[in-house]
Context: one part of a larger RNA
RNA sequence: ACCUGCGAGUUGUGUUGUUUGGCAAGGUUAAAUUGAAGCCGGAGCGAAAGCGAGUCUUAAUAGGGCGAUUAGUCAAACAGUGCAGACCCGAAACCGAGUGAUCUAUCCAUGUGCAGGUUGAAGCUGGUGUAAGAGCCAGUGGAGGACCGAACGGGUAAGCGUUGAAAAGCUUUCCGAUGACGUGUGGAUGGGGGUGAAAGGCCAAUCAAACUCGGUGAUAGCUGGUUCUCUCCGAAAUAUAUUUAGGUAUAGCCUCGAGUAGUAGCAUAGAGGGGUAGAGCACUGAAUGGGCUAGGGCUGCUCACCGCGGUACCAAACCCAAUCAAACUCCGAAUACUCUAUGUGUAAUCUCGGGAGUCAGGCGAUGGGUGAUAAAAUCCACCGUCGAGAGGGGAACAACCCAGACUGCCAACUAAGGUCCCAAAGUUCUAUCUAAGUGGAAAACGAUGUGACAUUGCUUUGACAAUUAGGAGGUUGGCUUAGAAGCAGCCACCCUUUAAAGAAAGCGUAACAGCUCACUAAUCUAGCGAUGAUGCGCGGAAAAUAUAACGGGGCUAAGAUAGACACCGAAGUUGCAGACUCUGAACUUGUUUCAGAGUGGUAGGAGAGCGUUCUAAGGUCGCUGAAGAUGUACCGACGAGGAGCAUUGGAGAGCUUAGAAGUGAGCAUGCAGGU
Repeated sequence: ACCUGCGAGUUGUGUUGUUUGGCAAGGUUAAAUUGAAGCCGGAGCGAAAGCGAGUCUUAAUAGGGCGAUUAGUCAAACAGUGCAGACCCGAAACCGAGUGAUCUAUCCAUGUGCAGGUUGAAGCUGGUGUAAGAGCCAGUGGAGGACCGAACGGGUAAGCGUUGAAAAGCUUUCCGAUGACGUGUGGAUGGGGGUGAAAGGCCAAUCAAACUCGGUGAUAGCUGGUUCUCUCCGAAAUAUAUUUAGGUAUAGCCUCGAGUAGUAGCAUAGAGGGGUAGAGCACUGAAUGGGCUAGGGCUGCUCACCGCGGUACCAAACCCAAUCAAACUCCGAAUACUCUAUGUGUAAUCUCGGGAGUCAGGCGAUGGGUGAUAAAAUCCACCGUCGAGAGGGGAACAACCCAGACUGCCAACUAAGGUCCCAAAGUUCUAUCUAAGUGGAAAACGAUGUGACAUUGCUUUGACAAUUAGGAGGUUGGCUUAGAAGCAGCCACCCUUUAAAGAAAGCGUAACAGCUCACUAAUCUAGCGAUGAUGCGCGGAAAAUAUAACGGGGCUAAGAUAGACACCGAAGUUGCAGACUCUGAACUUGUUUCAGAGUGGUAGGAGAGCGUUCUAAGGUCGCUGAAGAUGUACCGACGAGGAGCAUUGGAGAGCUUAGAAGUGAGCAUGCAGGU
């Protein structure tokens, strides 16, 4: 891991409701019978005294609250719920009583072990030395938590091992090795206790409180699991409160039963309140330019003060112009909301009662807050969708677009989206655009890309471009300067000759010179410029495994814009056949016929069934072969399931109607066994 078996809403007792039944102003007693008391009902109100179809409040009925104008009760089944383990499994823990020191910690008693080698303390002896000593030398001696190193004890470093040979090892290396040494045997200390050269270490592979049994089915607002089928309806992820936030209560939303009003909704009309969007500046604030002008700054005059002027400075108030605002409003919608009327509207509304689930929501559009006008971010409002929704499209893709799947069909029409091939359907038609593979990613900004439009200028008295020629004189204007001659800088910017020519637009020189330009003529010949607003394109454009920014092939349309007609395309719609639910009608009152509407579905509510074991009654089968097993093309026009037949098997087993449950397995890191 698989297979087989086992494996989870039960039982008792109260209570609420529904259904059925008995009796009824009464009902009711387990196991046989009878049966009082009791219980529930038959009267309520008040805190109570108490009063009573009323009573309480109050000074008062005045008003108001709760009542009165009758139906209950006892059972059974079912659905909830209280108390009990209360659907099942699951803690870490807590407490009690015991069992453990054969592991290990420390201690006690009694034994035992430590190859070999090295060093050479004290003491002693002799010599020397001294007044005597001290000292010195040699020998002897054999001390040490001394040295090297086996046994023994340990475990430094690395490697291996890591489903190991081993639930701590192996190899090499390393430390101690006469000591606070190692070790045998026996004994002592016990769980909030021991023991600890102290690591929260160790106390039998278990230790921040051992193990065993018991309290015990501790508790678990937590996780997991919870077993057959079909039919009808079908949510929520919100509000308020909460030692509350992943729990719960009440409400909201679902379901079932009963009841009641043209109820809800929608359309139209009318009546309302509002201060949003927008807009505005009349208030409150913000804010730009100008005007006017207090005040201030700076400055001039008389200057000690006072005072009088100027001002390219700052600037209140006021005026003009132009703006901004969630916490501004002289204004002010659309929607939305409330009410009324009319119409429509067959249940979508409301009331009472039984049962729930939901309280983590997600994304998209729109209006906003927070954030950075970031986030698949976060918080509201409103709509949609997913959640609980399959199908078609979007290459793929819960949420986007289309569309809501009862079943069958090798029938039809459409939606979104598509129609060259992959791949169903146009290589369809009309008119334009694009040349960038734009299409098939992106901005500020840039550009004689190209189409169409508008305004304006020049032009056969010859434009634009090109070529040829001129582009002069006063004058090197004045100033400045070393110099300043069109061209460093400052001032002025005239006059003349001309077809035209700036006191010069650019390059250049130290300064001149030089080369162009503006401007003019000629040649040439018909259009040439400028600006604005646009359609489609271009650049801007760098990323990490692989083309990889059309799904691919490929496309110059098979791209884009505007239009036309076909076709394809879904579980949509239609056709044919069938099933079921609800409503209505009809009668031949039958689960008959017809008509209409409907039948996606998680949590969840309601209903109808299938099957297993046993019991009772009835009626059957079976050695001429029961159950079980294997196979099977039948039935249930769905299902859970049920027959028949064949083989095997070898002794019991179905059916009908009721009843009772240890009643259905795929999942619980489920339990046991097998493989």
Molecule: large-subunit ribosomal RNA, domain II
Organism: Thiovulum sp. ES